[in-house]
RNA sequence: CCUGAUAAGGGCAAACCACCCGAAAGGGUGGGACGCAAAGCCACUGGCCUAACCCCUCUUCUUAGUGAGGGCAUGGUCGCAGGGCUGCCGGGU
Repeated sequence: CCUGAUAAGGGCAAACCACCCGAAAGGGUGGGACGCAAAGCCACUGGCCUAACCCCUCUUCUUAGUGAGGGCAUGGUCGCAGGGCUGCCGGGU
């Protein structure tokens, strides 16, 4: 540097359930294992999810406010892909 078909010691933990945080997406802890050789770390690029705030349209009863629809990330996802940083064991060179 390449690789994960075999071995050993191990590691992480999807769905789901309980509790907590959050407007939501989602997150934390415990249980639980679908999977994972970086499923270790970083939201940097693209994608995807959400839409509190804000904006637009309509609604109602003039405004405020209510209700409906739409847009938007500053919110999230590294178990979507790419990129960056780091790393155990076996095998090959």
Predicted 3D model of a 93-nucleotide RNA (c-di-GMP-I-GGC riboswitch aptamer) from a Syntrophobacterales bacterium. Taxonomically the source falls in Syntrophobacterales (Bacteria, Pseudomonadati, Thermodesulfobacteriota, Syntrophobacteria). The sequence was found by an Rfam model in a public genome assembly.